Predicted 3D model of a 354-nucleotide RNA (Bacterial RNase P class A) from a Burkholderiales bacterium. Its mean pLDDT, the model's own confidence on a scale to 100, is 76. A source record names the gene rnpB. The sequence is in RNAcentral, with records from ENA. It matches the Rfam family "Bacterial RNase P class A". It is annotated as a ribozyme.

RNA sequence: GAAGCCCGCCAGACUGCCGCUGGUGCAUCACCCGAAAGGGCGCACUGGAGGAACGUCCGGACUGCACAGGGCAGCGUAGCAGCUAACAGCUGUCCACUGAAAGCCUGCGGCGCAAGCAACAGGUAUAAGGUGAGGAUCAGAGCAACAGAGACGAGCCGAUUAAGUUCGGGUGAAACGGGCAAUCUCUACGCGCAGCAAUACCAAGUAGGCACACGUUGACGGGGCCCCCGGAGUGUGCGGGUAGGUAGCACCGAGCCGUUGGGUGACCAGCGGCCCAGAGUAAUGGCAGUCACUUCUGCUGGCCCGCAAGGGCUGGUGGUUGCACAGAAUCCGGCUUAUCGGUGGGCUUCACAC
Numbered sequence: 001g002a003a004g005c006c007c008g009c010c011a012g013a014c015u016g017c018c019g020c021u022g023g024u025g026c027a028u029c030a031c032c033c034g035a036a037a038g039g040g041c042g043c044a045c046u047g048g049a050g051g052a053a054c055g056u057c058c059g060g061a062c063u064g065c066a067c068a069g070g071g072c073a074g075c076g077u078a079g080c081a082g083c084u085a086a087c088a089g090c091u092g093u094c095c096a097c098u099g100a101a102a103g104c105c106u107g108c109g110g111c112g113c114a115a116g117c118a119a120c121a122g123g124u125a126u127a128a129g130g131u132g133a134g135g136a137u138c139a140g141a142g143c144a145a146c147a148g149a150g151a152c153g154a155g156c157c158g159a160u161u162a163a164g165u166u167c168g169g170g171u172g173a174a175a176c177g178g179g180c181a182a183u184c185u186c187u188a189c190g191c192g193c194a195g196c197a198a199u200a201c202c203a204a205g206u207a208g209g210c211a212c213a214c215g216u217u218g219a220c221g222g223g224g225c226c227c228c229c230g231g232a233g234u235g236u237g238c239g240g241g242u243a244g245g246u247a248g249c250a251c252c253g254a255g256c257c258g259u260u261g262g263g264u265g266a267c268c269a270g271c272g273g274c275c276c277a278g279a280g281u282a283a284u285g286g287c288a289g290u291c292a293c294u295u296c297u298g299c300u301g302g303c304c305c306g307c308a309a310g311g312g313c314u315g316g317u318g319g320u321u322g323c324a325c326a327g328a329a330u331c332c333g334g335c336u337u338a339u340c341g342g343u344g345g346g347c348u349u350c351a352c353a354c
Base pairs, nucleotide, nucleotide: 001350002349003348004347005346006345007344008343009342010341012291013290014289015288016287017286018285020048021047022046023045024044025043026042031040032039033038050325055335057334058333059332060331061330062195063194064193065192074191075190076189077188078187079093080092081091082090083089094134095132096131097130098129103124104123105122106121107120110117111116135186136185140184141183142180143179152177156169157168158167159166199247200246201245202244205242209238210237211236212235213234214233220230221229222228253275255274256273257272258271259270260269261268262267293322296319297318298317299316300315301314302313303312304311305310
């Protein structure tokens, strides 16, 4: 320098104005809700989406139910060793396959007088890297297109021999010895079921339930009493459920940042610092300006190639554009998928120079 790969990071910045939402504080004169306490409204300060918050694919935390122990069934995983709360994840390693436009080999054609050369053609082993549903086919069953006489049961054809004794056989991936377990199966290991609409607590109104008391010898009602009238229920207590509310739920953790140490690594340990969204139809936004960058474009400066026309590189300035995928909903660890663009680092091979 060329080529091939791998792993990260960012996802515009700042200012002003107006909003939305969580928290804290202050105000509560009025206004709304409420019996009140208080809440709303108001003011100030402050927190407010992602690398995938997607998918809901795998694993856990948590919660309820179930559960003596063992076995069967069912589901899942599968080299080996490790990491982890756990995993189908991750790390290391072995094996198999793959992996180049570079290299190497060959070239009856090409170029060359020739030695030879290699754009091109054919072949070849590999690098970094990538992929692997990589236990078992001497336990048993099942399967094998086309071709082929015959495809998993052995045998068939030809020759040969004392003798299935020996030799050969086109086809085909495979011809008697094997292959396939991403067919069943076997082995080892793991797994109870459901999921935050889990679940726990508080709890109206109405209807119904239960208990007790009174009641046609008239309870009870008719605004307090009597007459009078109506009249078969009335009263008290209890308990379950619903609406609604609170918790779960976001400030203490498998937490984040920095640093030191151990380990090849995944990861682990110590020390220091930090507290970091939270609704319950669901907030996280809009406008303007400056800067940076991006798209297209006008004008213009410099350099290079060219006779020229023109082309290339690199600035300045004006206008324009703002554009990826995508939006938390109990919380974590993974995986998969989507993604405009910008940017950093590393590995391997080859060539050239020193």